Source information: This is a predicted structure of an 87-nucleotide RNA (c-di-GMP-I riboswitch aptamer) from a Gammaproteobacteria bacterium. The source organism's lineage runs through Bacteria, Pseudomonadati, Pseudomonadota and Gammaproteobacteria. RNAcentral holds the sequence, with entries from ENA.
[in-house]
RNA sequence: UUCUGAUAAAAGCAAAUUCACCGAAAGGUGGAGACGCAAAUUCACCGAUCUAACGGGCUCCGGCCCUAUGACAGCGGGAUUGCCAUG
Numbered sequence: 001u002u003c004u005g006a007u008a009a010a011a012g013c014a015a016a017u018u019c020a021c022c023g024a025a026a027g028g029u030g031g032a033g034a035c036g037c038a039a040a041u042u043c044a045c046c047g048a049u050c051u052a053a054c055g056g057g058c059u060c061c062g063g064c065c066c067u068a069u070g071a072c073a074g075c076g077g078g079a080u081u082g083c084c085a086u087g
Base pairs, nucleotide, nucleotide: 003087004085005084012037013036017032018031019030020029021028022027035074042079043078045077046076047075049071050070055066056065057064058063
């Protein structure tokens, strides 16, 4: 330095649920809480997935359909930075 990842050590993150707030929603932020995580750090570049406000179409006027400029990094790939060291 690269690969690899211990029933090691040190440090760290935090699913579901719930409370408050933001948001049209998906979802997000903070508190509580730990299912898990060796990148569960960061980035929507590719694919997947979620939502459908605005806009458009239809309508039996109840609503339905399309639409990402919204979201998701704890779905996969890619990029990026980083702790430890039995090997």
The prediction has a mean pLDDT of 88.